[in-house]
RNA sequence: UGAGCGAAAGGGCAAACCUGCUGAAAAACAGGGGCGCAAAGCUAAAGGGUCUACAGCUGGAAUUUAAGCUAUGACAGCCUGGCUACCGAA
Numbered sequence: 001u002g003a004g005c006g007a008a009a010g011g012g013c014a015a016a017c018c019u020g021c022u023g024a025a026a027a028a029c030a031g032g033g034g035c036g037c038a039a040a041g042c043u044a045a046a047g048g049g050u051c052u053a054c055a056g057c058u059g060g061a062a063u064u065u066a067a068g069c070u071a072u073g074a075c076a077g078c079c080u081g082g083c084u085a086c087c088g089a090a
Stems, first nucleotide, its partner, number of pairs: 005088002012037002017032004022027001035077001041083003046080003049075003056069003060065001
């Protein structure tokens, strides 16, 4: 120095929930909060998976509305992969 690993120290991130706010929704963002996390940093245009369905399509019905399908919307704190990174005991 690189790979692997995760003791210590300093620090980092922040689930549920609450408030505000954006959105059709999923969800995001800000504040509080702290379940957890050694990549819980980035990548959703690497692959799989999950969530949502405004609009669109199909369509029952028949005049204003069921039901189904679809991501172009999301989730990196679902898994695998890719990129980058702090500290240094065994």